Predicted 3D model of a 79-nucleotide RNA (c-di-GMP-I riboswitch aptamer) from Candidatus Electrothrix aarhusensis. It was read from a public genome assembly, where an Rfam model found it. Its Rfam family is "c-di-GMP-I riboswitch aptamer". From the family's description: GEMM was predicted in a large-scale screen for bacterial structured RNA regulatory elements.
RNA sequence: AGCUGAUAAAGCCACAACCGUUGCGAGGCGGUGUCGGAAAGUUGCGGGUCUCCACAAAGGAGAUAGCCGGGCUGCCUGC
Repeated sequence: AGCUGAUAAAGCCACAACCGUUGCGAGGCGGUGUCGGAAAGUUGCGGGUCUCCACAAAGGAGAUAGCCGGGCUGCCUGC
């Protein structure tokens, strides 16, 4: 440096739900919580899904990274 994989060690994150807060909304943030995760770190690049403006559609604006794929970065074992 590359590949590998969670079983081991050290750790990390935090589903749903609830409380508070924020947003027209999907949702976000903080706390409690711990379903799970080997990148559940990060990035809206491609798709999907969801929301809003439209409301026939087209189109526009947003959300979702724990929906799938890709980009960037990274601990440890083994090779």